[in-house]
């Protein structure tokens, strides 16, 4: 000098659903449809000055109104997946193994 790992800064990508109750609106009606508001479910997030991810890419899409479990119900869970695409080899700190090279003894 250097890998990981790790933080901190610019830039970039991405998700936002499901039940159950209320309210307003919409609608010729309905168990419909939008906005909301509160509780609940999963999760890092279910609109946050958050979160999470950026080629070392399962963050996220897509196939998919797939196919299996289980749920009140829902990408809830698994498979699907060494499947197809996805957004920086960015700067600038810390620590540090392995090696390398320099200096001493």
């Nucleotide at each position: 000098a250097c890998a990981c790992a790790u933080u901190g800064c610019u830039a970039g990508g991405g998700g936002u659903c499901u039940u159950u109750a209320g309210a307003a609106c919409c609608g010729a009606a309905g168990g419909g449809g939008u906005u909301u508001u509160a509780a609940a479910g999963u999760g890092a997030g279910a609109a946050a000055u958050a979160c999470c991810c950026u080629u070392u890419g399962a963050a996220c899409c897509u196939g998919a109104u797939g196919c299996g479990g289980g749920u009140u119900a829902u990408g809830c869970c698994g498979c699907c997946g060494u499947a197809g695409g996805g957004a920086a080899u960015g700067c600038a700190g810390u620590u540090u193994a392995c090696u390398g090279c320099g200096c001493u003894c």
Record summary: Predicted 3D model of a 105-nucleotide RNA (TPP riboswitch aptamer (THI element)) from a Methylophilaceae bacterium. Model confidence (mean pLDDT): 78 of 100. NCBI's taxonomy places the organism under Bacteria, Pseudomonadati, Pseudomonadota, Nitrosomonadales, Methylophilaceae. Its Rfam family is "TPP riboswitch aptamer (THI element)". Gene Ontology term of the family: thiamine pyrophosphate binding. For this family Rfam cites "Comparative genomics of thiamin biosynthesis in procaryotes. New genes and regulatory mechanisms" (Rodionov et al., J Biol Chem, 2002). From the family's description: Vitamin B(1) in its active form thiamin pyrophosphate (TPP) is an essential coenzyme that is synthesised by coupling of pyrimidine and thiazole moieties in bacteria. Of the family's consensus pairs, 95% are formed in the model.